[in-house]
RNA sequence: GCGUGUGUAGCUCAGUUGGCAGAGCAUACGACUCUUAAUCGUACGGUCGAGGGUUCGAUCCCCUCCGCACGCA
Numbered sequence: 001g002c003g004u005g006u007g008u009a010g011c012u013c014a015g016u017u018g019g020c021a022g023a024g025c026a027u028a029c030g031a032c033u034c035u036u037a038a039u040c041g042u043a044c045g046g047u048c049g050a051g052g053g054u055u056c057g058a059u060c061c062c063c064u065c066c067g068c069a070c071g072c073a
Stems, first nucleotide, its partner, number of pairs: 001072007010025004019056001027043005049065005
């Protein structure tokens, strides 16, 4: 340099043939307990890598760029 894959919550990851963005863990609070741990409940947490395009509507489709991984040279 070329190709393929990948990027979503603090972390690990789902998601949708385009229609209100989710789970587990973590964190905070509460319940339980003599206390802690465990368990249970609630809450918090996101410009869906960046910019642009298509569309009534984009995490999803198209283009460019950036990071990471792999392959080829």

The RNA shown here (transfer RNA) has 73 nucleotides and comes from Clostridium porci. The sequence is in RNAcentral, with records from ENA. The source organism's lineage runs through Bacteria, Bacillati, Bacillota, Eubacteriales and Clostridium. It matches the Rfam family "tRNA". The coordinates come from a structure-prediction model, not an experiment, and the mean pLDDT is 81.